[in-house]
Context: one part of a larger RNA
RNA sequence: UUGGGCGUAAAGGGUUGCGUAGGCGGUUUGAUACAUCUUACUUUAAAUUUUUCGACUUAAUCGGAAUUAUGGGUGAGACAUGAUCAGACUUGAUGUUAUGGGAGGGUGCUGGAACCGAUGGUGUAGCAGUGAAAUGCGUUGAUAUCAUCGGGAACACCAAAGGCGUAGGCAGGCACCUAACAUACACAUGACGCUGAGGCACGAAAGCUGGGGGAGCGAAACAGAUUAGAGACCUGUGUAGUCCCAGCCGUAAACUAUCUCUGCUAGAUACCCGGGCUUGCCUGGGUGUCGCAGCUAACGCGUUAAGCAGAGCGCCUGGGGAGUACGAGCGCAAGCUUAAAACUC
Numbered sequence: 001u002u003g004g005g006c007g008u009a010a011a012g013g014g015u016u017g018c019g020u021a022g023g024c025g026g027u028u029u030g031a032u033a034c035a036u037c038u039u040a041c042u043u044u045a046a047a048u049u050u051u052u053c054g055a056c057u058u059a060a061u062c063g064g065a066a067u068u069a070u071g072g073g074u075g076a077g078a079c080a081u082g083a084u085c086a087g088a089c090u091u092g093a094u095g096u097u098a099u100g101g102g103a104g105g106g107u108g109c110u111g112g113a114a115c116c117g118a119u120g121g122u123g124u125a126g127c128a129g130u131g132a133a134a135u136g137c138g139u140u141g142a143u144a145u146c147a148u149c150g151g152g153a154a155c156a157c158c159a160a161a162g163g164c165g166u167a168g169g170c171a172g173g174c175a176c177c178u179a180a181c182a183u184a185c186a187c188a189u190g191a192c193g194c195u196g197a198g199g200c201a202c203g204a205a206a207g208c209u210g211g212g213g214g215a216g217c218g219a220a221a222c223a224g225a226u227u228a229g230a231g232a233c234c235u236g237u238g239u240a241g242u243c244c245c246a247g248c249c250g251u252a253a254a255c256u257a258u259c260u261c262u263g264c265u266a267g268a269u270a271c272c273c274g275g276g277c278u279u280g281c282c283u284g285g286g287u288g289u290c291g292c293a294g295c296u297a298a299c300g301c302g303u304u305a306a307g308c309a310g311a312g313c314g315c316c317u318g319g320g321g322a323g324u325a326c327g328a329g330c331g332c333a334a335g336c337u338u339a340a341a342a343c344u345c
Base pairs, nucleotide, nucleotide: 003317004316005315006314007299008298012313014202015201017200018199022195023194024193026089027088028087029086030085031084032083034082035081036078037077038076039075040074041073042072043071050066051065052064053063054062055061092192093189094188095187096186097184098183099182100181104178105177106176107175108174109173110172111155115151116150117149118148119147120146121145122144126137127136163170164169207248208247209246210245211244212243216242217241221237222236223235224234259312260311261310262309263308264307267290268289269288270287271286272285273284274283275282276281277280294301295300318345319344320343327338328337329336330335
C1' cells in the first nucleotide's frame, strides 16, 4: 500500500537482441458521435446520515419536511481531447548509395621471444631458495653456456584517461566468412514508433559429463621452515584445474553499485572517428575531466544528469531469523530460480 522512493541509507532485473500480450504514441483534413461533456426525464426502497421544524422540562429518543451524492437507463445536444473509418504530410523510424575507422564475432593458416623436456658439445662443484634456513637438485656430472629436435600456453614493445561490442567480454600476423556503427548527400517508404509481464537467445570465473591435451602456474595433498600451536602466511614438490572439441551449469562488487526510450536546460578543456572549407574555424557521432543553473541528507551529479518533464517495465517498505524452511520448476551433481512463518530486538 490511491503514499514515498531505488548512485552510496531497503530498492534497477546480468544483458541486450528477437519481441508476444498489454500500456503509451508525430503533423493535418473530413466523417462517425463509442468514450468524454452539457441538459431534461427516470431510477438509485424504507430505516440510517445531513439540514430544518416539532413532541416528551433538556438530552438520549421519537415524529414531520427538505436536500441529495454516486452509479445505471432513456431522449436531445456539443465535438476540444481520446477512439474508429477514409485521405494527405515529413520532422520520428526504416531502406538505397558512397566513404570510413575499429582487440566486434567465427573458421583456417602462420610467427618470434620466453619457458620446459630430450640428445650432443664445452666445463666442474656446487646450484636453488630465504628475513635467516632447511627440505630439494647435483660427481650416474647439476647450475652456467652452445647447437639441434620436440612440446604446450600466452602474445613484450606498439598501448593510451585509446578502440570495438547489448552485456559478459575482445589484443602477435595474414586470409576468408559475418555483424554492427558513424558521416555525407540526395532519393525512396510514409508513423511503419517507444517500452515490454511471460517467452526465446546470450551470459566472466569456478564447477560438472565425455573425449583429447598438459609447458608454465597451481586449489587439494606431501615435505621443510616459522610458531606456544600453524590445519596459514614463507620455501620445495605437486594432483585436479587452467588449454582444445562437444554438451551442461546460469551465477559474480555480472559496478557507472546509476533500467530503456524521447524532448528541453550556460560553458571550458583534452582525446578518438568522420564531413566541410577560408587551416583553424564550423559541423555530426563517441570517450574523459572541470564546471553554470538546478538537484542532493551530504558526498557529489551536472547536455554521457543524480537537472526540468513525459512513456513503459523491474524493484523496495525496520534489524535478525533468511535469500533460509516448505512446495514447485530447472540441473548429472554442485546447486540455481521462485520464496515464507514462528520467534526475537
The part of an RNA shown here (small-subunit ribosomal RNA, central domain) has 345 nucleotides and comes from a Patescibacteria group bacterium. Its mean pLDDT, the model's own confidence on a scale to 100, is 84. The RNAcentral record of the full RNA draws on SILVA.